[in-house]
Predicted 3D model of an 87-nucleotide RNA (Glycine riboswitch aptamer) from a Planctomycetaceae bacterium.
The coordinates come from a structure-prediction model, not an experiment, and the mean pLDDT is 76.
Taxonomically the source falls in Planctomycetaceae (Bacteria, Pseudomonadati, Planctomycetia, Planctomycetales).
Rfam family: Glycine riboswitch aptamer. Rfam's curators write: This family represents the bacterial glycine riboswitch. Rfam links the family to the GO term glycine biosynthetic process.
RNA sequence: GAACGUCUGGCGCGAGAGUGCCCGCAAGGGUCGCCGAAGGUGUAAAGUGUCCCACAAACACUCAGGCAAAAGGACCGCCGGACCGAA
Numbered sequence: 001g002a003a004c005g006u007c008u009g010g011c012g013c014g015a016g017a018g019u020g021c022c023c024g025c026a027a028g029g030g031u032c033g034c035c036g037a038a039g040g041u042g043u044a045a046a047g048u049g050u051c052c053c054a055c056a057a058a059c060a061c062u063c064a065g066g067c068a069a070a071a072g073g074a075c076c077g078c079c080g081g082a083c084c085g086a087a
Stems, first nucleotide, its partner, number of pairs: 005083008018032001020031004033067003039063001040061003047055003
């Protein structure tokens, strides 16, 4: 000590689907119908590698979560930090 990459802080963007019904003073409980973009699990297309294997999806499941608003919210973008690290 550059780029790339990984992790991470802040900000921006940000979809889907019930203000369902029943019980209850309330807390809460029950029940039916739905959604996928926190997380989790499964499959493994492309790609990469040390290639019978491993990593790995925006696919699948709907465990968790969610279905007025608020909150949350993947991906992406911007500004930083840490690690890695060529000449």